[in-house]
RNA sequence: GGAGGAGUAGCUCAGUGGUAAGAGCAAGCCCCUGAUAAGGGCUGGGUCACGGGUUCGAUUCCCGUCUUCUCCG
Repeated sequence: GGAGGAGUAGCUCAGUGGUAAGAGCAAGCCCCUGAUAAGGGCUGGGUCACGGGUUCGAUUCCCGUCUUCUCCG
C1' cells in the first nucleotide's frame, strides 16, 4: 500500500428501514433467610465511533474519516 471483519450501557453481545433502543453479567435498593450463598423483583446507566448522503423516516442502506483485528504484498 491492497482486501476483509468489528465499533450499540461499566463488560460480553443482540437488534438488517418505522414500536419509547434491548438481553445477560456487573452496580444500587428491596423481598426471601437466624445469617450467608443461591433465587425473585425493581431502579439507574446509551451523542448506536465521527462527519456527510439517500429516504417521508437511518443503529440498520451508501460514501469518507478514525480506532482495532485478520489476511495479502
This is a predicted structure of a 73-nucleotide RNA (transfer RNA) from a rhizosphere metagenome. Rfam family: tRNA. By type it is a transfer RNA. The sequence is in RNAcentral, with records from MGnify.